[in-house]
């Protein structure tokens, strides 16, 4: 920097009190957090083969999954800035999106 984050997938050893980025919230947790490792498994970012188009590069479909990363409570768990409709008498409150900001994972 560029793309994606509404879907998917857990059981055992040990280890023992915290975790869920940070704030609030809200949840998980001795019916076992968090960490290490085993094995299984989900994904298809890279990769791999085919098709077409185009042939310079990129780029699309579609289908594999041996490697290289990831990932396997909650929508990135939810908000938060800024904004569009709606209800609402309203510059209170409330809904439903939209866009950014942080994150997180690829190349």
């Nucleotide at each position: 920097u560029u793309a994606u984050c509404a879907a998917g997938a857990a059981a055992g050893a040990c280890u023992g009190a915290g975790g869920g980025a940070a704030a609030g919230g809200c949840c998980c947790u001795a019916u076992g957090a968090u960490g290490u490792c085993u094995u299984a498994g989900c994904a298809a970012c890279c990769u791999g083969u085919a098709a077409g188009c185009c042939c310079a590069c990129u780029g699309u479909u579609a289908u594999a999954a041996a490697g290289g990363u990831g990932c396997u409570a909650a929508u990135u768990c939810c908000u938060a800035u800024c904004u569009g409709c709606c209800c609402a008498a309203a510059u209170a409150g409330g809904g439903c999106g939209g866009a950014a900001a942080a994150g997180a994972u690829a190349a």
The RNA shown here (SAM riboswitch aptamer (S box leader)) has 107 nucleotides and comes from uncultured Mucilaginibacter sp.
The source organism's lineage runs through Bacteria, Pseudomonadati, Bacteroidota, Sphingobacteriaceae and Mucilaginibacter.